TPP riboswitch aptamer (THI element) from Streptomyces hygroscopicus, 94 nucleotides, folded computationally. Model confidence (mean pLDDT): 76 of 100. The source organism's lineage runs through Bacteria, Actinomycetota, Actinomycetes, Kitasatosporales and Streptomyces.
């Protein structure tokens, strides 16, 4: 000069939608990290995971997903320890 991240440990919050098989059981497909159970995924204040407006608007799409908007609008789940930085204080030493 730059740059203040990463991580382990305990706890904790969250979501399981859509199409077709006539329905439920079962099953098939689709989008997804995940699609009701897996010692599984994602997320915990630096918070777009999630939810609430919302059976919300507009483009698409078989649907759902998805893009935009609504919107950085309201909600929303942590502590400890280590690491690092920056500042004081003390004591050693040069």
């Nucleotide at each position: 000069c730059c740059a203040a991240c990463c991580g382990a440990c305990a706890c904790g919050g969250g979501g399981u939608g859509c199409c077709c098989c006539g329905c439920a059981c079962g099953g098939g497909g689709c989008u997804g990290a995940g699609a009701u159970c897996a010692c599984a995924c994602c997320c915990g204040u630096c918070g777009a995971a999630c939810c609430u407006g919302a059976a919300c608007c507009a483009g698409u799409u078989a649907g759902c997903a998805c893009u935009g908007g609504c919107g950085g609008a309201g909600g929303g789940a942590u502590g400890u320890c280590a690491u690092c930085g920056a500042u004081g204080c003390c004591a050693a030493u040069g």